[in-house]
A computed fold for a 347-nucleotide part of an RNA from an uncultured bacterium, annotated as small-subunit ribosomal RNA, central domain. Its Rfam family is "Bacterial small subunit ribosomal RNA". RNAcentral holds the full RNA, with entries from ENA and SILVA. Model confidence (mean pLDDT): 86 of 100.
Context: one part of a larger RNA
RNA sequence: CUGGGCGUAAAGGGUCCGCAGGUGGCCUCGUAAGUUGAAUGUGAAAUCUCAGGGCUUAACCCUGAAACUGCAUCCAAAACUGCGAGGCUUGAGUCCAAGAGAGGUUGGCGGAAUUCCCGGUGUAGCGGUGAAAUGCGUAGAUAUCGGGAGGAACACCAGUGGCGAAAGGCGGCCAACUGGCUUGGAACUGACACUCAGGGACGAAAGCGUGGGUAGCGAACCGGAUUAGAUACCCGGGUAGUCCACGCCCUAAACGAUGGAUGCUAGGUGUGGGGAUGAAAAUCUCUGUGCCGAAGUUAACGCAUUAAGCAUCCCGCCUGGGGAGUACGGUCGCAAGAUUGAAACUC
Numbered sequence: 001c002u003g004g005g006c007g008u009a010a011a012g013g014g015u016c017c018g019c020a021g022g023u024g025g026c027c028u029c030g031u032a033a034g035u036u037g038a039a040u041g042u043g044a045a046a047u048c049u050c051a052g053g054g055c056u057u058a059a060c061c062c063u064g065a066a067a068c069u070g071c072a073u074c075c076a077a078a079a080c081u082g083c084g085a086g087g088c089u090u091g092a093g094u095c096c097a098a099g100a101g102a103g104g105u106u107g108g109c110g111g112a113a114u115u116c117c118c119g120g121u122g123u124a125g126c127g128g129u130g131a132a133a134u135g136c137g138u139a140g141a142u143a144u145c146g147g148g149a150g151g152a153a154c155a156c157c158a159g160u161g162g163c164g165a166a167a168g169g170c171g172g173c174c175a176a177c178u179g180g181c182u183u184g185g186a187a188c189u190g191a192c193a194c195u196c197a198g199g200g201a202c203g204a205a206a207g208c209g210u211g212g213g214u215a216g217c218g219a220a221c222c223g224g225a226u227u228a229g230a231u232a233c234c235c236g237g238g239u240a241g242u243c244c245a246c247g248c249c250c251u252a253a254a255c256g257a258u259g260g261a262u263g264c265u266a267g268g269u270g271u272g273g274g275g276a277u278g279a280a281a282a283u284c285u286c287u288g289u290g291c292c293g294a295a296g297u298u299a300a301c302g303c304a305u306u307a308a309g310c311a312u313c314c315c316g317c318c319u320g321g322g323g324a325g326u327a328c329g330g331u332c333g334c335a336a337g338a339u340u341g342a343a344a345c346u347c
Base pairs, nucleotide, nucleotide: 003319004318005317006316007301008300012315014202015201016200017199021195022194023193025088026087027086028085029084030083031082033081034080035077036076037075039073040072041071042070049065050064051063052062053061054060091192092189093188094187095185096184097183098182099181103178104177105176106175107174108173109172110154115149116148117147118146119145120144121143125136126135162170163169207248208247209246210245211244212243216242217241221237222236223235224234259314260313261312262311263310264309267292268291269290270289271288272287273286274285275284276283277282296303297302320347321346322345329340330339331338332337
């Protein structure tokens, strides 16, 4: 390389959009580039194969045949692919009518709780633990009542529930702006589709820059304990940070450890949102989301119409362990670092 693979053995890119590229629905006509067949020319010799022959045999050599699976020219065929023309509606999209939703952005509002401040009542403890101590408190704490300030998060509802392309991304209420989805109707377009190297956008937490904010929590740090020690686990404090705006970073067990699209292949049972029939019960149907299972599949576990089954198309990735996601170089970044990514050596 051919091949074989990628849920758990090595292997699905974090996610989507998308140019080039690859692939592409039904019917008719044409064309003949691919495709198929015929003919002609060529495909040096040697080699290889077969037949026969020569050295005592063999290796070796000679003669002949076959072959050289290729290329070119020309003729023919027209099923399939391509190309050209025309048409179609089931794929895709538009439109109309409904529907559900923590989808996004911005602004405003609300109550509970913690902390702090002020005032009242009140007096010797409070707090904390396995037990303690550090700590707080007679300068009046803890407890309790009233008032105030401020920041962050939204109990119950809440669900194996919903939304989102993904992200443990989105959860109080209201308003404005705004994206997508589902169902029904078939009015319109008429293959406009799928995938996607490079590219672009988004991307938890932590971290970085500038400015703000800081109630609670809390790396680092300081104490108290524990212990042989205790740079920990437990306790008292506490700075970055956690929050906001703008700009970076671009990683993850970014997981369903399962790329996307389309079609096909028993059912049963929950649940979210629609539709049809029906008086209701219920039945049917579309679309999500779970569980159990048929055929099939799998090394097994398991998967099983939400496939890991049967197929087609496109992309990404794997090829023994360690060395190593390291070194070097490139690109990106303010930095931290990210990305791309070896070899020697060794088993």